[in-house]
Formats: sequence, C1' cells, structure tokens
RNA sequence: CACUUAUCAAGAAAGGCAGAGGGAAACGGCCCGAUGAAGCCUUGGCAACCCUCCAUCACGUACACGUAACAGCGUACCGGACGGAGAAGGUGCCAACUCCUACCCCACCAGUUGGGGAGAGAUAAGUC
Repeated sequence: CACUUAUCAAGAAAGGCAGAGGGAAACGGCCCGAUGAAGCCUUGGCAACCCUCCAUCACGUACACGUAACAGCGUACCGGACGGAGAAGGUGCCAACUCCUACCCCACCAGUUGGGGAGAGAUAAGUC
C1' cells in the first nucleotide's frame, strides 16, 4: 500500500519555538488565523479500539448423562454476545456532525430545505 470488521451528534488545551497559512479531496460554501495558521517541543487532558476485572446469557465448543436415533439435561471455558467498572501500557484524539456540500433515492412549505443511502476519508483491531 491492499483487504476485512467496528465506530464516526459525545468528550478533552495551556506554555515555548516558529512566522502565514489552515480546515483530506474544489476553480463550491462557511469558518479558523498577526489577540499568531501549519509544523516542532514540553506539560496536561479526553476517550475506551486493544487491555484487565465483574455480572448475565447459554450462542459455540468439549465432556458426562440420556435416546434406537433425535430431543433433552448437567458441568466447564485460551471461544462468542450483551451490560458494568478500571486506566498502567499500545494507538488515537483535544474549533465547528468526518465543518457542510460534490453521486443516488424520498418528502414537502420547492429551497442556499429536510431525511435516508452510497462513495470518499479518519481511527482502531486484525489478515496477506
């Protein structure tokens, strides 16, 4: 880089260096920015994907019982689902819904409208 799955309406900023841009993708909007953008550093924080613990289910698997065979039933868990708690570590994040829109469909008060979906993107976990 590619692929798979999940999530994307919540949350969380100060200081230093720096010096004009920035908000993925536009020649569209709307914003942020010399009361200091990007980037780098320090500190702090948010969150809970990985992770740990607890409860439940009885989905799965294993074993025992049971049956002619099923059914059924019990126990266990390096599995699974759901809920709760935690935060040391691995990531991520700390303006605006992923800032909004770009394609398709639907609705109506017919628009700089509302809703749904796709696509794209971001992040995590995993696979090759």
Annotation: The RNA shown here (SAM riboswitch aptamer (S box leader)) has 128 nucleotides and comes from Deminuibacter soli. The prediction has a mean pLDDT of 78. Its Rfam family is "SAM riboswitch aptamer (S box leader)". Rfam describes the family as follows. The SAM riboswitch is found upstream of a number of genes which code for proteins involved in methionine or cysteine biosynthesis in Gram-positive bacteria. The SAM riboswitch acts at the level of transcription termination control. Its family is annotated with regulation of gene expression in the Gene Ontology.